[in-house]
Molecule: c-di-AMP riboswitch aptamer (ydaO/yuaA leader)
Organism: Dehalococcoidia bacterium
RNA sequence: GGAGGUGGCCGGCCUAAUCUUCGGAAGAAGACCGGGGGACCCAAUCUACUGGGGUGAAUCCUCGAACCAGAGGACGGGCAUACUGAACCAGCCCGAACCCGACAGCUAACCUCGGAGGCUGACUGGAUCAGCCCG
Numbered sequence: 001g002g003a004g005g006u007g008g009c010c011g012g013c014c015u016a017a018u019c020u021u022c023g024g025a026a027g028a029a030g031a032c033c034g035g036g037g038g039a040c041c042c043a044a045u046c047u048a049c050u051g052g053g054g055u056g057a058a059u060c061c062u063c064g065a066a067c068c069a070g071a072g073g074a075c076g077g078g079c080a081u082a083c084u085g086a087a088c089c090a091g092c093c094c095g096a097a098c099c100c101g102a103c104a105g106c107u108a109a110c111c112u113c114g115g116a117g118g119c120u121g122a123c124u125g126g127a128u129c130a131g132c133c134c135g
Base pairs, nucleotide, nucleotide: 010121011120012119013118014117018031019030020029021028022027032115033114034113035112036111037110042105051103052100053099054098055097059074060073061072062071063070075095076094077093078092079091083131084130085129086128088126089125090124
């Protein structure tokens, strides 16, 4: 000096997953963001059990000796041009996991719950519109 690893602070990304106050802490409260249940009306109204349902982008189809590994297509989602948002082109990625427990359509009032975690410090670029900010 370089590569790699670890920790702190700061910045950025996925996400609802942030901020403030009190407290030595545990924790509590509030703001804001997000989820579930829940009328009339509307929808549904049979049969079956092979149940059904929820969060989430994370589903469906085809090929694959059956399953599997895997491949492809449709479709859904993300990407740091570092103030924010939107759509277009191209490129690169993801398409999981978990929960409820026989039970839930929509749904005003109302009731109730969550605010985890995982990455990153380099490049994803081009062109455009709107807002905001500064001069």